The part of an RNA shown here (small-subunit ribosomal RNA, 3' major domain) has 477 nucleotides and comes from an uncultured Bacilli bacterium.

Context: one part of a larger RNA
RNA sequence: UGACGGGGACUCGCACAAGCGGUGGAGCAUGUGGUUUAAUUCGACGCAACGCGAAAAACCUUACCAGGCCUUGACAUCCCUAUGACCGUCCUAGAGAUAGGAUUUCCUCUUCGGAGGUAUAGGUGACAGGUGGUGCAUGGUUGUCGUCAGCUCGUGUCGUGAGAUGUUGGGUUAAGUCCCGCAACGAGCGCAACCCUUAUUACUAGUUGCUAACAUUAAGUUGAGCACUCUAGUGAGACUGCCAGUGACAAACUGGAGGAAGGUGGGGAUGACGUCAAAUCAUCAUGCCCCUUAUGGCCUGGGCUACACACGUGCUACAAUGGCUGGUACAAAGAGGAGCGAAGCUGUGAAGCGGAGCAAAUCUCAAAAAGCCAGUCUCAGUUCGGAUUGUAGUCUGCAACUCGACUACAUGAAGUUGGAAUCGCUAGUAAUCGCGAAUCAGCAUGUCGCGGUGAAUACGUUCUCGAGUCUUGUACA
Numbered sequence: 001u002g003a004c005g006g007g008g009a010c011u012c013g014c015a016c017a018a019g020c021g022g023u024g025g026a027g028c029a030u031g032u033g034g035u036u037u038a039a040u041u042c043g044a045c046g047c048a049a050c051g052c053g054a055a056a057a058a059c060c061u062u063a064c065c066a067g068g069c070c071u072u073g074a075c076a077u078c079c080c081u082a083u084g085a086c087c088g089u090c091c092u093a094g095a096g097a098u099a100g101g102a103u104u105u106c107c108u109c110u111u112c113g114g115a116g117g118u119a120u121a122g123g124u125g126a127c128a129g130g131u132g133g134u135g136c137a138u139g140g141u142u143g144u145c146g147u148c149a150g151c152u153c154g155u156g157u158c159g160u161g162a163g164a165u166g167u168u169g170g171g172u173u174a175a176g177u178c179c180c181g182c183a184a185c186g187a188g189c190g191c192a193a194c195c196c197u198u199a200u201u202a203c204u205a206g207u208u209g210c211u212a213a214c215a216u217u218a219a220g221u222u223g224a225g226c227a228c229u230c231u232a233g234u235g236a237g238a239c240u241g242c243c244a245g246u247g248a249c250a251a252a253c254u255g256g257a258g259g260a261a262g263g264u265g266g267g268g269a270u271g272a273c274g275u276c277a278a279a280u281c282a283u284c285a286u287g288c289c290c291c292u293u294a295u296g297g298c299c300u301g302g303g304c305u306a307c308a309c310a311c312g313u314g315c316u317a318c319a320a321u322g323g324c325u326g327g328u329a330c331a332a333a334g335a336g337g338a339g340c341g342a343a344g345c346u347g348u349g350a351a352g353c354g355g356a357g358c359a360a361a362u363c364u365c366a367a368a369a370a371g372c373c374a375g376u377c378u379c380a381g382u383u384c385g386g387a388u389u390g391u392a393g394u395c396u397g398c399a400a401c402u403c404g405a406c407u408a409c410a411u412g413a414a415g416u417u418g419g420a421a422u423c424g425c426u427a428g429u430a431a432u433c434g435c436g437a438a439u440c441a442g443c444a445u446g447u448c449g450c451g452g453u454g455a456a457u458a459c460g461u462u463c464u465c466g467a468g469u470c471u472u473g474u475a476c477a
Stems, first nucleotide, its partner, number of pairs: 001477002003474003007471007015461002019425005026316008034307002042053002064302007073127001077126002079123006088103006106117004129291002132289003138285002140280003143276001145274001150189006156165003169180003195268004200236007209226003214223002239262001242256005318418001322377007334365003339358002344353003384415001389410007431453007
C1' cells in the first nucleotide's frame, strides 16, 4: 500500500421489512446430470452452466455410429500429357456414392506448321484438407462485479524509502455531483450532458390518411374539404427559471405557484482502471503439436428424439372473480413476390377449390382476446382438468417407421392450491389478456417485440445478502 475481521462509524440497493404473484407437490414441454447405447457429436458448471451456443436435428444441417466407397483428393496454385469440350437429357446396374452406354457440344490469332485462352480427363509431386489437441501460448469477441462511483496522471510539497498528499475534513448529491475549508494547484478516463424514443404544442405538408359543414352512399362509398385525428420534418418547452422557509450570506433541501410535464419527467443506447490464468482454438483468425490410402473426402441408413432416476427453466391446471353456448365492442406493432392471399363455394373440422387485390398509410395476413349483454351448469374429481391411448383424416415435403404439426370422433390419467426451502416485482410496474416477427418447406409452451385491462405495499434500516467511503487490528501478500 492492499486484502481480510463472527472490529467501529456513515451510506446505498426489491438486500431485508410491508405487500402481490409464483417455484418447490401434479401432468406435459424443454435443457442438464446420470444411466444406457454401435453412436446417443461437441462446448457451457455457484452467483455469472442447465428454453445456454441452437433466430428451428425427419434427409440436409451433422461435427457422432454402422456399412459401402475415394486417395493430388469435395476446394486453391503450379508443371506434364491427351481431348474438344464442359453442362444438359435419356437408358442399364446399384441403397446411394459410383460405374457403363446413347445423344448433344468451344473461342481468338494464323505464315495452315502451330500459338494462346478456356474446359474436361489422366499423371507426377510440391501441396490441399482436419468441427483433431492446447482458451493455461494468443488476437478478436463476450460475461461478471456494475451504470457501482470510482480509477489515475503532471508539477509542487512531505517521507531515507516503499509511499503519502491531491482523492482526506464540514455539508450536499443518483453521482469524486456541487459548495466551503485545506500544501497543494491543475488535468485525464469515468458521472452528467450531447444521441434515440415517449409525454405537450406551433408551423410546414394533405395521399394511400382524416371527416366538422354541404351533397351522396349499404359503407368516407363518391364529390368536396385539410378544420379535427393521424402521418413526418423543422421548431418551442423544464432551467431549481419564480415565490416562501431552512441552511454557513454557500452548495443544496422542504413546500408552493404556473405548467402537458418539476427537480435525472418515463424508457433505451452508452459499461472507467481493473477482477475472475472467467468463457470461446466448434463463428472467425492464429503460434506450437498431431493425422496424411486417414484424425482428410463422398454416400446410404441410423443417432443427436434412448429412460429405474435426480435437478433447473417453463406451459396447463386443480375451478363459480369459473367452465360452456349465443350475441356484441375496442388495439398497437409488424410481415408479405418461389410471397401475403380476399370474396364466393365445398367440408363437422384441419383444410381444399378459387383466384380479386397488393412490392402495400391503398391490398392481404387479420378473428384481437380478456371485456360487455343474455342463457346454462350449482360445488361434484364435476359440463373442472386435459395427460394418455384407439380409429379416421388434413398439410408440408423425394420421404413423416424410428422422429413433424394440425383436425374430427372416442378415451378421460394425475391433480382439490403444494414440506423444508426459494424466486420476481415499487407504476402504467406486478398480475392477467391476446397480437406480431425472426428462424422456417413443415414444426414454438422458447426468444424478441406490441398493445388491452390494471392493483397492493414501503413503518423503517435492528437483522440477512451485496456494494461504497473513512477509521481500527493483523502470526496474510